[in-house]
Context: one part of a larger RNA
Molecule: small-subunit ribosomal RNA, central domain
Organism: metagenome
Formats: sequence, C1' cells, structure tokens
RNA sequence: UUGGGUUUAAAGGGUGCGUAGGCGGUUGAUUAAGUCAGUGGUGAAAGGUAGCAGCUUAACUGUUAAAUUGCCAUUGAUACUGGUUGACUGGAGUGCAGUUGAGGUAGGCGGAAUUUAUGGUGUAGCGGUGAAAUGCAUAGAUACCAUAAAGAACACCGAUAGUGAAGACAGCUUACCAAGUUGUAACUGACGCUGAGGCACGAAAGCAUGGGGAGCGAACAGGAUUAGAUACCCUGGUAGUCCAUGCUGUAAACGAUGAUUACUCGCUGUUGGCGAUAUACAGUCAGUGGCUAAGCGAAAGCGAUAAGUAAUCCACCUGGGGAGUACGCUCGCAAGAGUGAAACUC
Repeated sequence: UUGGGUUUAAAGGGUGCGUAGGCGGUUGAUUAAGUCAGUGGUGAAAGGUAGCAGCUUAACUGUUAAAUUGCCAUUGAUACUGGUUGACUGGAGUGCAGUUGAGGUAGGCGGAAUUUAUGGUGUAGCGGUGAAAUGCAUAGAUACCAUAAAGAACACCGAUAGUGAAGACAGCUUACCAAGUUGUAACUGACGCUGAGGCACGAAAGCAUGGGGAGCGAACAGGAUUAGAUACCCUGGUAGUCCAUGCUGUAAACGAUGAUUACUCGCUGUUGGCGAUAUACAGUCAGUGGCUAAGCGAAAGCGAUAAGUAAUCCACCUGGGGAGUACGCUCGCAAGAGUGAAACUC
C1' cells in the first nucleotide's frame, strides 16, 4: 500500500458554519469527453510461453506463432456517467396560520438562609470529635429578640421532563435576538449531502487589568491521629470561587457510538403539535425513555434514537514500552497547546 476495522480490544475530530474537492432526484432533446466496438500504425531484438525442426538424446540452437494486457490516429455505437439546453415536484427552501421551551443577551425586582455590625434580654460556658485538643468566651461569648449592611446561590414545583450544534441552561419579571415543530400546499424549482484547509463557539482550572469578597476554600499555620502522617478528622485561612474586558483552547468535551439519506415484527410510558370529539378507543408528525422479533455482535449487549440492511462524504487505527516524550515549526503574556518521531527494548 491493499485489505480489514473504529460502544467496551488500537481507532469518531469537543461542536458548528463553510471554501476547494468528492457524491447527487424524475423526464425529454443534443453532444460524444469518459465508456464500448471495428480498422490502421506503433509497441526493437534477445529472453519467457506454445508448435515444429537441427546436432545419436538433453542442455543448447534455429524457425513459426501467440503474447507484448499499452499508446496514437481514424470510423462507428449511445444504455450508463459527464457537458449543453428544456420540463417536473417527491429532496431542499420560502410564504401564510398556529404552537413550544431552565435557548441566548441586557436591565429591574424578590424571599429564605449565612456572616458581620449595633442595641436589648441573659450567664458560664460555647464549639468541635470516634475521643480530644487547637480556637472563641467574664473586656460578657454561645442562645433568643430587634434593626442594619454585604455577597453569593435560587428550597418546594422538579420529572430516565424541557431547550440548545456542542460546551451548557433553573427565583420572578421586562425588552431585544435566535431556534424547533405542526398544519396548509400559495411560491421557487435540485437551489441538495458531506466537507481537507479556514473561520466561529467551546466546562473547570489558570493568566492580565480593574472592581468585589458573605459562604466555601488549593497553598499555608495550628490541633489531633499515627511507628511516621508533608494525608484522611478538627480550628483558622490566602489565592480562587463572583462581576467587567481580554487571553488560554483543553476534559472520562462520553451515548467512550461522525454527518446525511433510504429500508426493516411488535408492545409499553412520556413531551409538544395536528385531527377527532362519542370525553372513550384508535390514528398521525416531531422529540424523549423502557422491553423485544428478524438481523448483528467475541461476548456484554445493540435492536426504527441500530452496534441491522445499503449508499455518499469526512476523521481516525495498524503489537507493548520508549512517548503524546525529543527536535523543528506554528500559536500563547505565561502556564502551556497543536503538530509529532527515532535509537533502544520486550
């Protein structure tokens, strides 16, 4: 490389948009580039293959044929693919009428709790643990009440419920923005699918500048435990966690399962539409769960939300370690990220 693969054995890019490229619905006409056929030329000889012949045979040699699967020219064929030009509506999109949701951004507001401060009542403990101690407290703590302030998060509802491409999204409310889906079938008429590079988004931690800082809490300090205890437990506590702007670009970024399309026995929940209303059963579309037939699978299991049957495009894998390391390059303020070997060894 071919082949074979990618839920769990090595292997699906974190996610989307999209350039080049690849692939592409139904039906006419035309062309003849791909494709197919004929003819001509060329494809050196030797060698190899097959037949025949010559040395007594063989090796060896001679001769003839086929082959040389190719290339060029030319004449035709037109089903398929391509090009050009028409038509169509089932794919795709638009319109119209509904509908759905923690989808996004910005602003405003709310109550519970916590901590702190002040005032009051009140007196000797509180706190914490397996047990303790550090710690707090007669300068009046803990407890209870009142008032005030601050920051962060939103109990119940709450649900294998919903929304979003993924990351993710939850108090209430206002404004703006976006999306899905159903019905209709008015419009466009293949406008589609995928997508190397590229661009955008992307949890937490971390970084820069400026704010903020209640609770929690890496580091750190102390108390315990222990043979030791740089831990688990306890008392404190800085960065951080929060906000704004910018950077970083990684996660078990997981369904460990790429995207799109078609087809394949049923049962049972649930969300949102439609339709129907007899308020019941059944139906249909788009999601989201459970169990399963066939089939698949090494098995576990998957099973219309496929890991089944097929098609198109992209990404990735090829024994373990060395190693996601070294070197180089690109990006980054840095931390580091991306790309990514070999020697050697089993």